A computed fold for a 1391-nucleotide RNA from an uncultured bacterium, annotated as small-subunit ribosomal RNA.
[in-house]
RNA sequence: AGAGUUUGAUCCUGGCUCAGGAUGAACGCUAGCUACAGGCUUAACACAUGCAAGUCGAGGGGCAGCAUUCCAGUUUGCUUGCAAACUGGAGAUGGCCACCGGCGCACGGGUGAGUAACACGUAUCCAACCUGCCGAUAACUCGGGGAUAGCCUUUCAAAAGAAAGAUUAAUACCCGAUGGCAUAAUAGAACCGCAUGGUUUGAUUAUUAAAGAAUUUCGGUUAUCGAUGGGGAUGCGUUCCAUUAGGCAGUUGGUGGGGUAACGGCCCACCAAACCUUCGAUGGAUAGGGGUUCUGAGAGGAAGGUCCCCCACAUUGGAACUGAGACACGGUCCAAACUCCUACGGGAGGCAGCAGAGAGGAAUAUUGGUCAAUGGACGAGAGUCUGAACCAGCCAAGUAGCGUGAAGGAUGACUGCCCUAUGGGUUGUAAACUUCUUUUAUAUGGGAAUAAAGUGGUCCACGUGUGGAUUUUUGUAUGUACCGUAUGAAUAAGGAUCGGCUAACUCCGUGCCAGCAGCCGCGGUAAUACGGAGGAUCCGAGCGUUAUCCGGAUUUAUUGGGUUUAAAGGGAGCGUAGAUGGGUUGUUAAGUCAGUUGUGAAAGUUUGCGGCUCAACCGUAAAAUUGCAAUUGAUACUGGCAGUCUUGAGUACAGUUGAGGUAGGCGGAAUUCGUGGUGUAGCGGUGAAAUGCUUAGAUAUCACGAAGAACUCCGAUUGCGAAGGCAGCUUACUAACCUGUAACUGACAUUGAUGCUCGAAAGUGUGGGUAUCAAACAGGAUUAGAUACCCUGGUAGUCCACACGGUAAACGAUGAAUACUCGCUGUAGGCGAUAUACAGUCUGCGGCCAAGCGAAAGCAUUAAGUAUUCCUCCUGGGGAGUACGCCGGCAACGGUGAAACUCAAAGGAAUUGACGGGGGCCCGCACAAGCGGAGGAACAUGUGGUUUAAUUCGAUGAUACGCGAGGAACCUCUACCCGGGCUUAAAUUGCAACCGAAUAUGGCGGAAACGCUAUAGCUAGCAAUAGCGGUUGUGAAGGUGCUGCAUGGUUGUCGUCAGCUCGUGCCGUGAGGUGUCGGCUUAAGUGCCAUAACGAGCGCAACCCUUGCCGAUAGUUACCAUCAGGUUAUGCUGGGGACUCUGUAGAGACUGCCAGGGAUAACCUGGAGGAAGGUGGGGACGACGUCAAAUCAUCAUGCCCCUUAUGAUCUGGGCGACACACGUGCUACAAUGGCGGUCACAGAGUGAGGCGAACCCGCGAGGGGGAGCAAACCACAAAAAGGCCGUCCCAGUUCGGACUGUAUUCUGCAACCCGAUUACACGAAGCUGGAAUCGCUAGUAAUCGCGAAUCAGAAUGUCGCGGUGAAUACGUUCCCGGGCGUUGCACUCAC
Repeated sequence: AGAGUUUGAUCCUGGCUCAGGAUGAACGCUAGCUACAGGCUUAACACAUGCAAGUCGAGGGGCAGCAUUCCAGUUUGCUUGCAAACUGGAGAUGGCCACCGGCGCACGGGUGAGUAACACGUAUCCAACCUGCCGAUAACUCGGGGAUAGCCUUUCAAAAGAAAGAUUAAUACCCGAUGGCAUAAUAGAACCGCAUGGUUUGAUUAUUAAAGAAUUUCGGUUAUCGAUGGGGAUGCGUUCCAUUAGGCAGUUGGUGGGGUAACGGCCCACCAAACCUUCGAUGGAUAGGGGUUCUGAGAGGAAGGUCCCCCACAUUGGAACUGAGACACGGUCCAAACUCCUACGGGAGGCAGCAGAGAGGAAUAUUGGUCAAUGGACGAGAGUCUGAACCAGCCAAGUAGCGUGAAGGAUGACUGCCCUAUGGGUUGUAAACUUCUUUUAUAUGGGAAUAAAGUGGUCCACGUGUGGAUUUUUGUAUGUACCGUAUGAAUAAGGAUCGGCUAACUCCGUGCCAGCAGCCGCGGUAAUACGGAGGAUCCGAGCGUUAUCCGGAUUUAUUGGGUUUAAAGGGAGCGUAGAUGGGUUGUUAAGUCAGUUGUGAAAGUUUGCGGCUCAACCGUAAAAUUGCAAUUGAUACUGGCAGUCUUGAGUACAGUUGAGGUAGGCGGAAUUCGUGGUGUAGCGGUGAAAUGCUUAGAUAUCACGAAGAACUCCGAUUGCGAAGGCAGCUUACUAACCUGUAACUGACAUUGAUGCUCGAAAGUGUGGGUAUCAAACAGGAUUAGAUACCCUGGUAGUCCACACGGUAAACGAUGAAUACUCGCUGUAGGCGAUAUACAGUCUGCGGCCAAGCGAAAGCAUUAAGUAUUCCUCCUGGGGAGUACGCCGGCAACGGUGAAACUCAAAGGAAUUGACGGGGGCCCGCACAAGCGGAGGAACAUGUGGUUUAAUUCGAUGAUACGCGAGGAACCUCUACCCGGGCUUAAAUUGCAACCGAAUAUGGCGGAAACGCUAUAGCUAGCAAUAGCGGUUGUGAAGGUGCUGCAUGGUUGUCGUCAGCUCGUGCCGUGAGGUGUCGGCUUAAGUGCCAUAACGAGCGCAACCCUUGCCGAUAGUUACCAUCAGGUUAUGCUGGGGACUCUGUAGAGACUGCCAGGGAUAACCUGGAGGAAGGUGGGGACGACGUCAAAUCAUCAUGCCCCUUAUGAUCUGGGCGACACACGUGCUACAAUGGCGGUCACAGAGUGAGGCGAACCCGCGAGGGGGAGCAAACCACAAAAAGGCCGUCCCAGUUCGGACUGUAUUCUGCAACCCGAUUACACGAAGCUGGAAUCGCUAGUAAUCGCGAAUCAGAAUGUCGCGGUGAAUACGUUCCCGGGCGUUGCACUCAC
């Protein structure tokens, strides 16, 4: 000293939370010792038991019991006068229960209920007071008297107790005497004080005293003083609420009395009507106050336990008595509640004393010891009493100290726990082991100080009640502290935490469950956040949690905050109190400053020194105690008082300006209505309509009339006003700003709580008025509905007068005033000068910008800048401007204005995206213009659904559905179902052991797998052994089981769309921006220009393949022009290298050239040449990323799961089911056609388990056959549409071919489920397809056939190939998708 948390990210505002310290604490786990200090915070709740206040015999009467003494008597022993015992008496000595009397009991101890007060703190005063015991001084202590308790006798009563009689004493009580310096009264004298007043003094009158005891001192009385303690008065300070604003009748004061120790309405009689209060009275709530304690840098905030001072109280309330002192904790009386005893008639009690028990509560101790010390009461004293006090006991409840061992010791030991990539790592110098120490604990021995002093005895001195000497005795704690000795590492470690804040990480379990959590948050199968373990971190005899206080929080801001938009400027003005206030002179000394004095208790705090072994703790000294009071000075500033000045302010005079205000008069246009005329069928209204008006004449139009309301143009970021607000013209009255002059006043000023006034619209009351418009209402539409938007009507109201109400986004969301601080520009009203230009100046209204400010947006001489003065208001969001109360109002409502509860945010400004039924620009078979389809039929195929033993699984908007599958009869990487058999296994095998050839051919059972069984039967090497097979053990399998949301790889889509980024620089507090924006252009972020940007990368383009032209080169299996040969015919042959063609490497196209446009650019338009022209056509190629898109079933792979089964094998079945729905296709519905005949023209491929010619057979599929060909050689192979000829004649047909029957063919182990094909026969639906929808821009669509992969066989699918070969595009308004700027946003998982 800060940190976490609002957001996708940022900067603010703002709350919540954390880290620190503290406690009379409590709870959880744990616990060795010592010292010091602490211990009912709750029920001022009710208390059993014991103790806590007695003492004095040197005041007194006494003597039950006790000891001693004396006297008398009896008995016993006997030594005959001794001893012992007993009885009685005396009451002498000691002592003393109860009693009279004295002193004490008002201290000490406890508690904090009450109290907001002179209760407390501090300071001052009492000339308005008292004071036992104590100290000092002076004087006195005379003479008498009568009672009474006790004891005794008697009575009553359960008890507590009470009563009567007799008798008795005192330091108890009474009477008398004496006395002044006492008290009171009267009239005097002298002096003093701030005032009332006080002091001193003489005289007269009146009223008052006393006590003895003991032995040589105490005690008693009076008076004065002191000391101590108390009483009273006053200033200042001392909690919250104004949703408590008025309170008070002894109330305020006076006169006179009473009362008191004393002043006083303290009390009383009379008189006056005062007194307190927004500087907070009265009322309500809460609370003992202070020294101090905790925290804080401080200022402050919170607290008042222990210790000290004061106050109050003693079951609750009241009252007095006694006394020096009480209205009395362990006294009295009364009342009340409660408890106890009772013989029912009555009585007793008060732990907030110390212990203790109950109750309450989260919670707080022993019914201990001693008066040894300190202190108190009494006493002459010894002494007695003392739960005050000193000690001990219990409690980790606090603070401080000590210990649980120290040093060495690495093969970084073994083992164990844990982790692991299985190599190892970690626990860990830890342990073992070696050496050492003995605090503490245990045992044992010694052993204090605290005792200063006092008592008793003896002696001495003198001042005769004091001092001194000596001796004796007094210790609870305590056999404690402390000091030795012995043994031996021996007796002694835990708690919390480990996601971030916050130091410390892994594994297992769990699976939004269980749970954690102070805040953010964690947990839904790989949790460093839950639970356990290992390890680590922090503290340590403690550690955590909870509660409370301060801090952090500048989050109530005096120090030290704010108010345009985050919470917050009152709607505006006038103005009271208050606060603040111009220049100058004098005075004063209140504030202010300085010195001095008193006080500010002690303890505490800080510092120095000292004592307990240290420390805590304690002792001592100093500082501090920031305060209050008094006093002496200073006089700059502020204030008070008294002068003076003119610049602030105001007045006067002159001039201007304006929708400033109030009242009256006048005007035209428009609207509606009325009357009359013209005129005829509609008008009106809407997106479209309808309600409505209209042949009884509307709308339209002309003329006249009536009424009310509002003032077109001018008119403007113009003017005026405090704000609200003010607009036709004119008259009257009235207010104000501004400018100029500098005549007058002389600080008269600024602000302004409470208060008063004004205050849009709507609204309210009364009375008018009512043309228009128009809440409510009615009808018509719209709609799923439509209590709305739209339409037709329409009442309050809108207007006037007078009242009320008092609110608005009453906004510049910006309070008023004054001064200062760069500039540019527009405009309104003035000024001086001849001047309408220009410049200057003053006052307003605006725009842009500098410094500065601000979180930023922005503000910026009209400040949100720099300063001063005054006022309002704010303190997280919601609840809520709500409730209750009060005030105002006719009401409607307005003003004032909470809490419970709840959340961790709410909010401001700006940024990046996404989105918009916002806007701009651009593109695309996106629309439009066209061509052809599909959607209707039958069939094929895929999907859904249904069914099933199974109908395996996946793909599901675009981006699934002739998709994985480029080919399911068995087989099938068939994964599914029924059933049979196998279990280290179907496959791969390493090592070890054992056995055996391996292998081949049969037979039987069986659906097969498989099982049983028979026969034959080794090689290399001399051998061991090796090869091969089987069985067993071990290591190691297998899984199309799950998770594509754990993954790799691969793929689809946006999209072949033109985008996506980086480095450096610059701008911004920052997120970010710039670059990549702007203009032109392009298919393109393609390029050019401009430019705080300059460059670069991934994409675009190009490079690659193919196709189109040409030449060069090379010619076999291709080709054949020339030459030659030959055939029925054919490049068939020799030959050729010209052509076609096939290869190879090249060339060509680059806006290169021309013209125009454009900015002299990029580029565009047109043209030439050219095979090809503006990326020539096509393909491959897919940026950053999006969709947790698809795939664990191609493959690979983490985790989980199965292991005589979820593995592997076999037979059969299923994937082919079928009411239905959808997608993709094929064939058609026919004449641009079908059928029959005949004649042409391709390209690209494939072929050895293959393609298969010729020829023969069959109507045909096909069969036989086998030449040739590993192919520019041979074969598949016939191209088809097309041409020509013929036929059909618009029909369910010579269209169409489904379905079905019969008979075949081919493949294959096998065509039943379930293949394809041929022939003949049968001949269904269908006559161009609803809503809606798909593809295509040129060699394209459409149409025609050919080939290949897969493949034994099985395409209408897929992938290729060529033939024929169109139409249309005005254009970008609209639909869909995309790109780039811009704008809004409360969205960012992003409509």
The prediction has a mean pLDDT of 83. Its Rfam family is "Bacterial small subunit ribosomal RNA".